[in-house]
RNA sequence: CUCUUAUCAAGAGUGGCUGAGGGAACAGGCCCAAUGACGUCCGGCAACCAGGCUUUUGCUAUGGUGCUAAAUCCUGCAAGAUUAUCUUGAAAGAUGAGAG
Numbered sequence: 001c002u003c004u005u006a007u008c009a010a011g012a013g014u015g016g017c018u019g020a021g022g023g024a025a026c027a028g029g030c031c032c033a034a035u036g037a038c039g040u041c042c043g044g045c046a047a048c049c050a051g052g053c054u055u056u057u058g059c060u061a062u063g064g065u066g067c068u069a070a071a072u073c074c075u076g077c078a079a080g081a082u083u084a085u086c087u088u089g090a091a092a093g094a095u096g097a098g099a100g
Stems, first nucleotide, its partner, number of pairs: 001100008013042001015041003021032003026076004043068003048064003051060003072092001077089005
């Protein structure tokens, strides 16, 4: 990088450093940001895999990840409906696990 599969409306800071953009791609919105965004360290959340306990549905949080503004921030394709809105399903994306 590709394929398969599960989940994605919950949860998590009044901290340190840094110093300008950021919220996946593109587009339309709408937001965050020198009252410090993004990144990173510490802290925290969670429980996908391994481990430990447990007869077990379960518990744990040691390890491997992951996450830590807003529903994956909303929409962009299709179907339906009470039709400039709502619902459902795709597509795309993110994370884990397995394989190539």